A computed fold for a 63-nucleotide RNA from Manganibacter manganicus, annotated as Fluoride riboswitch aptamer (crcB RNA motif). Its mean pLDDT, the model's own confidence on a scale to 100, is 78. Rfam family: Fluoride riboswitch aptamer (crcB RNA motif). The family has 289 seed sequences and 2,293 matches in Rfam 15.1. NCBI's taxonomy places the organism under Bacteria, Pseudomonadota, Hyphomicrobiales, Phyllobacteriaceae, Manganibacter.
Parts: sequence; structure tokens; C1' cells
RNA sequence: UGGAAACAAGGGGAUGGGGUUCCCCAAAACCGCCCGACAAGGGCUGAUGACUCCUGCUGUGUG
Repeated sequence: UGGAAACAAGGGGAUGGGGUUCCCCAAAACCGCCCGACAAGGGCUGAUGACUCCUGCUGUGUG
């Protein structure tokens, strides 16, 4: 806020949580990119769909 009341206000947008906002979905939405063969294997980016805050991670410098 809706309903007379019981009760309901769900889930998702590649790594955690909060606020605002946008979009998608009813076993569906969603589950990044590159090399390789759609495999095995290897490499790269990002904690957001967007804005923002906190935390985590990595590198560098200083003590």
C1' cells in the first nucleotide's frame, strides 16, 4: 500500500551486501569475452543492468 478477512507485496540482470532507478521472467528470465572444434586445455576483464555507498581482492609506493 492492497484485501471483508486469512494474507500478499515473488524471482532474475557473469564474484558479497545496502540505497535509488531501469529492464526481463512464470521452470522461465539469468549464468561475460577470446583462442581452440560447440571438446580437452589455455588466456583476459569486471564485485553495478545504471548511479552510488560499504566490504572483499590485486598492483605500486611509504613507514